[in-house]
Context: one part of a larger RNA
């Protein structure tokens, strides 16, 4: 000094994050028991007594033995009496009670930091599922579901019971519907193209056909979710029943509520406490409550969570003593981490910014033991937070591509047979109403006749000719855009033939299928299904994979290319999350070319009915205007404004320059070729210039005719011109990509952030000038704007300069150290200082500098004190010293955010703190050597350390002062508080080898006596020593030499000045006094005595303690009381044992007895023998 225990005076949670821990409480028997309640419970609720032995009495049950008569053992009850501090006497052995949140309950859970409020529960409700069930696993075969069939099975909410579950279906889902849209493959095949003597082949393809599906229409919320704004208004005032507008799919009902949800926020009021960021109860202003993600009660319940109160205690105040294990010494035996090497000190200071190692200065003789934990940016783990990686893993989705699953169309397995509807061609028939016109006029185009009847004749026949005659329609007129008999070839609809497709039913049966032992008939489905091949839809179920960079860390914001200007320092270039603007064009009735012409802006006069703005005129007018857009640079017989005539805003080439990493850009005389304007000279390959933009692949046009897989073509390619990108992250990875991670790995990084250091000092903080002003009057008793000027490194910051192969983060305990800008005590000046009590400045760092509530809190309110309850800095001192409430990992729950995974400087509950100490530092104890002959003793004090508190009250004196009220300085006296030593007489405490009481139980044969063992088995007192809560003592009195400041004399400066020369007074600060420590004070002192030749002295050794980790230190060693022993006190406990008397017995009396750790004197009985080594 640690771990385990055991005790404790007064106080009793003041402790602390919390009463953690520990202490109490407890067996059995009677009595007794509240709110509440689901009527079961709460309930052992709470609260109380009793308990031992002895005698006597009485009831009840069992065995045993035997035979009616005993013994034992068990249990219960009544009286009477013994002993004791205590009688479940010891071990076993709930503390209790109120109030809130949550989960109903008994249960399960992260084996190894989380037992919960999380899971589950039984009860609700939704949905799917008709059995070859549906989900599920398997490529299949099969299997579970289930040998079950809807009172069953699966899937999702929710989560006992009681009252309840509102309003929305606009989004997403899901079910459900089918007209139109849209929409694969499939059928289709009208055209096209090549090619070709023909038949042709060969590629392309329009309209058309074509399902789910989307889209559209509905229903659906115990599917996924959602469920509002503004302005008025009542006869105070508030308030808004009430109205207005607005927008919505509805606008949050009931209930609840500052809550596990409230951020302001310690809300407000009540209570509860002295005092309450806690706790209950209201209030409602619900950032950001709300009803099966349920809402709101609720007995019973919990190792859950919050408060509260009883009882209890060493949790504390305030911490003692005891045991016993380590530590320690000896013997024996023997690990780890780590280790660059070590000859390893302090202070300033320096330096990759915090030094045993550098630089100064200072301190230290060498060498160990025992401690101790500031420091070696100690040790453990290539940092878990940070960021960075064209790293990784898993996870979500309306990222982006596939897949599996699924639907749904199609071919094929796939056969027959009758109807029906229908595309397509054909075939015959038939349909066409503007107005006006006989009237129902379908187009064109022919076209003067057509058609029928009666006679009469020829004719082989006829539906034949001919004549003639009648009757109708036309022609004609006439209307009208067209005109009509009569024919032809088509038009729209409609029918109908024949032929060849489709479409959805329908029947047959031979495929095919009918699962549970196999085959075969037979029944039943049946061209469906079911396998398969194309094609669609759907698809985080799954798999791959992407999810930009710049950046005073990263995110979030904002930027990413081009053009001018500053920065840019007079060539050219130049950076930045530096200032400041612009561009992603525009012009053909020219804003291009060329020729001619002409001058602006503005200001002053004048004309006219006026006219500063708008007509003309005149003058001055270098540019103060204009130039399409931005600046900047330019431009006046122009680059500006007009006008005339055009298209050079060509074609083909380009020497050559500027510029640049490249790829790109720019400018460019000059030559061909054919124009345009100019009388010509000439200019003219856009536009005063500098922005108006994109490589390359890949494709689409137009031109070429280079190439053309056996040749001729084609096709397809080149070649030239063009076109299609906000590939704006604009040198463009790809045609095509968004998130989470706290459940997270790994490479790295002090190239980069949090902590702390450092650099700075905006900001804080302090201090000073100036004075406007306030202060009745006056700047400065006290306050002090607008400004200035400056310290500091305590705040909020800025940088990122050590450290990511780790510098452990707030608070609080515990230990302190220092500065001082003093909070109290001390000594001072001014006061708006009467006193008393005060404001303010100065000096001054010795000492001091409270206790609780609430909160993790630091701060900060509150309670009571107190002289006072300072401000700061030490890695926001101190985790290798504790603590772990908070922040800051996993589990969970609320509330907002998010389609989601998830997430929140929002809140709640639970949540592993590792080290044996090598060096320096530091506390303590020895050892060697030195200190100049060796030695025992006594001293000195350089130097350091300690220590330094305040003062109720009382007397001076009720006096000064003061009107009173009220009330001193200055000086004596002196308790208590506090701190700080030393002690054990007293008080107390503990006292584990003292006495005594007891309990179970075992031994000693038994009874008695006693002895073990149960925490010393519990209980009761207790010597010594040890100890505080006890007791005494100290924190005195005084000197020097000073601080502010107060003074004498006193010049410069004839005055005046406390200074310049001299000279005083002055303070708890400072040096002395006062205790220690102290000559390693290596500057090693000084006295005194002792040894002088083997001494003096020391030492081992032996007995031992007032000493003690070890060593050491202290007494003794036969000329001895050192320890033991013994005798007699001392103190302690409390009447031992035996015997005897006495009571039926327990017991009682004989008896202050017996016993005693300890401890005073005495006393050699036993051990301290002999001796050895050392030593001028």
């Nucleotide at each position: 000094c640690u771990a385990u225990g055991u005790u404790g005076a007064a106080g009793g949670a003041a402790c602390u994050c919390g009463g953690c821990a520990a202490a109490a409480u407890g067996g059995c028997c009677c009595u007794g028991u509240a709110a509440c309640u689901u009527c079961g419970g709460g309930a052992g609720a709470a609260a109380g007594g009793g308990u031992a032995c002895c005698u006597u009495a009485a009831c009840a049950a069992a065995a045993c033995a035997g035979g009616u008569a005993g013994u034992u053992c068990u249990g219960u009850u009544a009286a009477g009496g013994u002993g004791g501090c205590a009688c479940u006497g010891a071990a076993u052995a709930g503390g209790g009670a109120g109030u809130g949140g949550c989960g109903a309950c008994u249960g399960u859970u992260u084996a190894u930091u989380a037992a919960a409020a999380a899971c589950a529960c039984a009860g609700g409700a939704c949905u799917c599922u008709g059995c070859u069930a549906a989900a599920u696993c398997g490529u299949a075969a099969g299997a579970u579901g289930a040998c079950g069939u809807a009172u069953a099975g699966g899937g999702u909410c929710u989560g006992a019971c009681a009252c309840c579950u509102g309003c929305c279906c606009g989004g997403u889902g899901c079910u459900g519907g089918a007209a139109a849209g849209u929409u694969a493959a499939u059928g289709g095949g009208a055209g096209g193209u090549a090619u070709u003597u023909u038949u042709g082949u060969a590629c392309u393809g329009a309209a058309c056909u074509g399902a789910a599906g989307c889209c559209c229409c509905a229903g659906u919320a115990a599917a996924c979710g959602g469920c509002g704004g503004c302005c008025g208004u009542a006869a105070c005032u508030c308030u808004g029943a009430c109205g207005g507008u607005c927008c919505a799919a509805a606008g949050g009902u009931a209930g609840c509520g500052a809550a596990a949800u409230u951020c302001u926020u310690u809300g407000c009021c009540a209570c509860c406490u002295a005092a309450u960021u806690a706790g209950u109860g209201g209030c409602c202003u619900g950032c950001a409550u709300g009803a099966a993600u349920c809402g709101c009660g609720u007995a019973a319940u919990g190792a859950c969570u919050u408060c509260u109160u009883u009882a209890c205690u060493g949790u504390c105040u305030c911490u003692u003593a005891c045991a016993c294990a380590g530590a320690c010494u000896c013997a024996g035996u023997g690990a780890a981490a780590u280790u660059g090497a070590a000859a390893u000190a302090u202070c300033c200071g320096u330096g990759a910014a915090g030094a045993u190692g550098c630089g100064g200065a200072u301190u230290a003789c060498u060498c160990a033991c025992a401690g101790c934990u500031a420091g070696a940016c100690g040790g453990a783990a290539a940092g878990a937070c940070c960021c960075u990686g064209u790293a990784c893993a898993c996870c979500u989705u309306u990222a982006c591509u596939g897949c599996a699953u699924u639907u749904a169309u199609u071919g094929a397995u796939u056969g027959c047979a009758a109807a029906a509807a229908u595309g397509u061609a054909u075939u015959u028939g038939u349909u066409g109403u503007g107005u006006a016109g006989a009237a129902u006029a379908g187009g064109u185009g022919g076209g003067a006749g057509c058609a029928c009847g009666a006679u009469a004749c020829c004719u082989u026949u006829u539906u034949g000719g001919u004549a003639c005659u009648g009757u109708g329609c036309g022609c004609c007129a006439g209307u009208g855009a067209a005109a009509u008999a009569c024919c032809a070839c088509c038009c729209u609809g409609c029918a109908u033939u024949u032929a060849u497709g489709u479409u959805g039913a329908u029947g047959c049966u031979a495929a095919c299928u009918u699962a549970u032992u196999u085959c075969u008939a037979u029944a039943a489905g049946a061209a469906c299904a079911g396998u398969u091949u194309a094609u669609a839809a759907u698809u985080g179920g799954u798999a791959g994979u992407u999810u930009g960079a710049c950046u005073g860390g990263g995110g979030c914001g904002g930027u990413c290319g081009c053009c001018u200007u500053c920065u840019a320092a007079a060539a050219g270039g130049u950076a930045a999350c530096g200032a400041a603007g612009g561009c992603g064009u525009g012009c053909a009735u020219a804003a291009g070319g060329u020729a001619a012409a002409c001058u602006c802006a503005a200001a002053u006069a004048a004309a006219u009915a006026a006219a500063u703005c708008u007509u003309u005129u005149a003058u001055u007018g270098a540019a103060g205007a204009g130039u399409g857009c931005a600046a900047u640079a330019g431009c006046a017989a122009a680059a500006g404004u007009u006008u005339g005539c055009u298209u050079g805003a060509c074609u083909g080439u380009a020497a050559g320059a500027a510029u640049a990493a490249c790829g790109a850009u720019u400018c460019g005389a000059a030559c061909a070729g054919g124009g345009g304007c100019g009388u010509a000279a000439g200019c003219c390959g856009g536009c005063u210039a500098u922005a108006g933009u994109g490589a390359u692949c890949c494709g689409g046009u137009g031109a070429u005719a280079c190439u053309g897989a056996a040749u001729g073509g084609a096709a397809a390619g080149g070649u030239c011109a063009u076109c299609g990108c906000u590939c704006a992250a604009c040198g463009g990875a790809u045609a095509a990509a968004a998130g989470g991670u706290a459940c997270g790995u790994c490479a790295g990084g002090g190239a980069u952030a949090a902590c702390a250091g450092g650099c700075u000092a905006a900001u804080g903080a302090c201090u000073c000038c100036u004075u406007a002003g306030a202060g009745u009057u006056c700047c400065u008793a006290u306050c002090g704007a607008c400004g200035g000027a400056g310290u500091u490194g305590u705040u909020u910051g800025g940088c990122a300069c050590c450290u990511c192969g780790a510098u452990g983060u707030c608070g609080g305990c515990u230990a302190g150290u220092c500065a001082c800008a003093u909070c109290c005590u001390g000594g001072a000046g001014c006061u708006g200082a009467a006193g008393c009590a005060g404001g303010u400045u100065c000096c001054a760092a010795g000492g001091g500098u409270u206790a609780g509530g609430u909160u993790g809190u630091u701060c900060g309110c509150c309670u009571a004190u107190u002289a006072a309850a300072g401000u700061g800095g030490c890695a926001c001192u101190u985790g290798a010293g504790c603590u772990g409430g908070g922040u800051u990992c996993a589990g969970a729950a609320c509330g907002c955010c998010g389609u989601g995974a998830g997430g929140c400087a929002g809140u709640u509950u639970g949540g592993u703190c590792c080290c044996u100490a090598u060096c320096u530092a530091c506390u303590g104890u020895g050892a060697g050597c030195g200190u100049u002959a060796g030695a025992a003793a006594a001293u000195u004090g350089a130097a350091g350390a300690a220590a330094u508190u305040a003062a109720a009250c009382c007397c001076u004196a009720g006096u000064a002062c003061g009107a009173g009220a009220g009330g001193a300085c200055c000086g004596g006296g002196a308790a208590a508080c506090g701190u700080a030593a030393a002690c054990c007489u007293c008080u107390g405490g503990u006292g584990u080898a003292g006495c005594g009481a007891u309990u179970g139980u075992u031994u000693u044969u038994a009874a008695a006596a006693a002895a073990g063992c149960a925490u010393c088995g519990u209980c009761g007192c207790g010597u010594a020593g040890c100890u505080a809560c006890g007791u005494u003592u100290a924190u005195a009195c005084u000197a020097g030499a000073u601080a502010a400041u107060c003074g004498c004399u006193g010049a410069a400066a004839g005055c005046a000045u406390c200074u310049a020369a001299g000279u005083g007074a002055g303070a708890a600060a400072c040096u002395a006094u006062u205790u220690c420590u102290a000559a390693g004070a290596u500057u090693a002192a000084u006295u005194u005595u002792c040894u002088u030749u083997u001494u003096a002295g020391g030492g081992c050794u032996g007995u031992g303690g007032c000493a003690u980790a070890a060593c050491a230190c202290c007494a003794c060693g036969u000329u001895g009381a050192u320890a033991g022993g013994u005798g007699c006190g001392g103190a302690g406990u409390u009447u031992a044992a035996c015997g005897a008397u006495u009571g039926u017995a327990a017991g009682a009396u004989u008896c202050u007895a017996g016993c005693u750790a300890c401890u005073g004197c005495a006393u050699a009985c036993u051990a301290a023998a002999a001796g050895c080594c050392u030593g001028a």
A computed fold for a 1176-nucleotide part of an RNA from a metagenome, annotated as large-subunit ribosomal RNA, half B.
The coordinates come from a structure-prediction model, not an experiment, and the mean pLDDT is 83.
It matches the Rfam family "Bacterial large subunit ribosomal RNA".